[in-house]
Context: one part of a larger RNA
């Protein structure tokens, strides 16, 4: 000199964009943060309205409504969001490999979707419990569960041929095992009908199986990746082989047997510290330091352990076990996990609102409308940082008053500074107007095209009407008034820009270094003046 997620002191007008627990991975009150689908399924209220009957108390029925709701089923809860504890290599970065692998949803290309059976929740009955919950009997549905049929370019076995050093791989022949689920819309000739509808046709969304793609992931190899030798030896599933088990898959990953190996001063093993990177800061560079925000990867979710479901987890807001802690209890037993967003206590030099909205972007579910979304978009707080703007402009010498200095003068200086005159109107304030962010989506009408037996339905396109804004009392524009509401901080001995007076008298004090202060201190304190930066200025800490 530059820098910071800064803090502290004094001061503080406005706006834009960023940014904000670096400490206790300490403990957490309260609310919210992951749901959705009735177009897979069985059940099913109520308010209210209407109708009928009536002994005027009411009873029955329809709409409400396949709505609320709980259930069973599907998909999503493995994303998104947080944190950095652990981890020095099961991590990360770079470059490769996988002939050793998987991949839900999505795109694309084929083939199929036949015919049966079963259970169970909700519900109901009984029991039990303070509660959380639980036990037993009974009923029922499905895109729930299970057989059967069918089946190849897929899977497995066997044979042949080609390629390959080999492990293998490609083609072909043959044998074997393995699938499925229905829902919505529309329709007319025919058929059936319990008159609701069904068969049938068509369309759409699904379902099963197979190939390819895309995406995501697993695994392997090489190189690099902090300090310490006042850590020198470490290792028995240890190193390798054979055979098996297991896995999506290779492998001591696991197991039986066999061999005795493997690593290490090019630092094994141990100890300490630490998430890694893109990058950030600094520097002429080489390098050094750092890893906040944003992006990629990893790890973790009260602590430790485990598996289940699933395409994917050994799963932050799932399950089980153990532990510590907190809470409820009828003392028998139960409930909980903010390193999600806010917020509280505590710790600390120190770090924000228990805000608004799904309008946009993105995500989940759904055919869609839509619902959910503390992701996100916004607003709030903090000069924490960067950037921009303002606190006025021009004129004005009785060089006013006053302060300070003084050689005491009709002196010097603050100083064109003020007063005064003429203007301007940014920002803040008041009033009025007022976009953009909105693209769509849905729906109505009309037309066209495709599909189709069809002028239904459905899909697509075009035109047109209606419909969506949290921010928003905003941006921006115009008008109103009037210099009015808006300047401080540090320093002035040298380094280093800026000097005098008084007070003090090695005292009180200053200080980054050198050093000042013991009676004329430009170095302490105050004043006047000056220098520097400026909504900031200084100090401290840390890095280069």
């Nucleotide at each position: 000199g530059a820098g910071u997620g800064a803090a502290c002191g004094c001061u503080g007008g406005c706006g834009g964009c960023g940014u904000g627990c670096c400490u206790a991975a300490c403990a957490c009150a309260u609310g919210c943060a992951a749901g959705u689908c009735g177009a897979a399924c069985g059940c099913g209220a109520a308010a209210g309205u209407c109708c009928u009957c009536u002994u005027c108390g009411g009873a029955g029925g329809a709409c409400g409504a396949g709505u609320a709701g709980a259930g069973g089923g599907g998909c999503a809860g493995a994303c998104g969001g947080g944190u950095g504890a652990g981890u020095a290599g099961u991590g990360c970065a770079u470059a490769g490999g996988u002939a050793a692998u998987c991949u839900a949803c999505c795109c694309u290309u084929g083939a199929g979707u036949g015919g049966g059976g079963g259970a169970u929740a909700a519900c109901u009955c009984a029991c039990c419990g303070a509660a959380a919950a639980g036990u037993g009997g009974g009923c029922u549905a499905a895109u729930c569960c299970c057989g059967c049929a069918u089946a190849a370019u897929g899977u497995g076995g066997u044979g042949a041929u080609g390629c390959a050093u080999a492990a293998g791989u490609a083609u072909u022949a043959u044998c074997a095992a393995c699938a499925a689920a229905g829902g919505g819309g529309g329709g007319g000739c025919u058929c059936c009908u319990u008159c609701g509808g069904g068969a049938c046709c068509u369309u759409u969304c699904g379902c099963u199986u197979a190939g390819g793609g895309a995406u995501g992931a697993g695994c392997c190899u090489a190189u690099g990746u902090c300090c310490u030798a006042u850590u020198a030896g470490c290792u028995a599933g240890u190193u390798g082989g054979c055979g098996g088990g297991g896995u999506a898959g290779c492998g001591g990953c696991c197991c039986a047997c066999c061999a005795a190996g493997g690593c290490a001063a090019u630092g094994a093993u141990g100890g300490g510290u630490a998430g890694c990177c893109g990058a950030g800061c600094u520097g002429a560079g080489a390098g050094g330091c750092u890893g906040a925000c944003c992006g990629g990867c990893c790890a973790c979710a009260c602590u430790g352990g485990a598996a289940c479901u699933g395409a994917a987890a050994c799963a932050c807001g799932g399950u089980c076990c153990a532990g510590a802690c907190u809470c409820c209890u009828a003392c028998g037993g139960g409930a909980g996990g903010c390193a999600g967003c806010a917020g509280u206590g505590g710790g600390g030099a120190a770090u924000u609102u228990u805000g608004c909205g799904c309008a946009a972007u993105g995500g989940g579910c759904g055919a869609a409308a839509g619902c959910c979304u503390g992701a996100c978009g916004c607003a709030g707080c903090g000069a924490c940082g960067c950037c921009g703007c303002g606190u006025g402009a021009g004129g004005g010498a009785u060089g006013a008053a006053g302060g300070u200095c003084u050689u005491c003068g009709u002196g010097a200086u603050c100083g064109u500074a003020a007063a005064c005159c003429u203007c301007u109107g940014u920002c803040a304030g008041g009033a009025a107007g007022g976009a953009u962010u909105a693209a769509g989506u849905g729906u109505g009408u009309a037309c066209g095209u495709g599909c189709c037996a069809a002028u239904a339905c459905c899909a697509c396109g075009u035109a047109u009407g209606c419909u969506u804004g949290a921010c928003u009392u905003a941006a921006c524009u115009u008008c109103c008034a009037g210099a009015g509401g808006a300047a401080g901080c540090u320093c002035c001995g040298g380094c280093u820009a800026a000097c005098u007076a008084c007070g003090u008298g090695c005292c009180a004090g200053c200080a980054g270094c050198c050093g000042c202060g013991g009676u004329a201190a430009u170095a302490c304190g105050u004043a006047g003046g000056g220098a520097g930066c400026u909504a900031g200025c200084g100090u401290u800490a840390c890095u280069c």

About this RNA
This is a predicted structure of a 544-nucleotide part of an RNA (small-subunit ribosomal RNA, 5' domain) from an uncultured Gammaproteobacteria bacterium. Its mean pLDDT, the model's own confidence on a scale to 100, is 83. The RNAcentral record of the full RNA draws on ENA.